[in-house]
RNA sequence: GGGCUCGUGGUCCAGCGGUUAAGACGCUACCUUGACAUGGUAGAUAUCCCCGGUUCGAAUCCGGGCGGGCCCA
Numbered sequence: 001g002g003g004c005u006c007g008u009g010g011u012c013c014a015g016c017g018g019u020u021a022a023g024a025c026g027c028u029a030c031c032u033u034g035a036c037a038u039g040g041u042a043g044a045u046a047u048c049c050c051c052g053g054u055u056c057g058a059a060u061c062c063g064g065g066c067g068g069g070c071c072c073a
Base pairs, nucleotide, nucleotide: 001072002071003070004069005068006067007066010025011024012023018056027043028042029041030040031039049065050064051063052062053061
């Protein structure tokens, strides 16, 4: 330098054009306990890496950047 691939709550991960962006773990509050743990209920947390474009509508499609991984040189 070139190719492929990934980038979504604190962490992991789903979502493949319209719906409340789902779930697990974690966190907070309450219930339960003498207390802790477990369990139960409720709740908070995602400008979907950035910019631009297409579209009535974009996390999702396209272009360009940035970053991670793999391969080639």
Transfer RNA from a Candidatus Micrarchaeota archaeon, 73 nucleotides, folded computationally. The coordinates come from a structure-prediction model, not an experiment, and the mean pLDDT is 82. Rfam family: tRNA. Rfam's curators write: Transfer RNA (tRNA) molecules are approximately 80 nucleotides in length. It is annotated as a transfer RNA. It was read from a public genome assembly.